[in-house]
RNA sequence: GGGCGCGUAGCUCAGUGGUAGAGCAACACCCUUUUAAGGUGAAGGUCGGUGGUUCGAGCCCACCCGUGCUCA
Numbered sequence: 001g002g003g004c005g006c007g008u009a010g011c012u013c014a015g016u017g018g019u020a021g022a023g024c025a026a027c028a029c030c031c032u033u034u035u036a037a038g039g040u041g042a043a044g045g046u047c048g049g050u051g052g053u054u055c056g057a058g059c060c061c062a063c064c065c066g067u068g069c070u071c072a
Stems, first nucleotide, its partner, number of pairs: 001071007010024004018055001027041004048064005
């Protein structure tokens, strides 16, 4: 340098055009003499960036950034 992927919550990942979710973690409460375990609840996201397509984009397109594999 070429080709093919990946980028969504603190972490691991869903979400294949119609207002973004789960598990774990953290937080509050309940339970317990206390911790752990268990239960309940609330919070946490400019969906890597900039443009484009569309009535509507996390999703489709272009470029850029980061990262992985591969070819030379």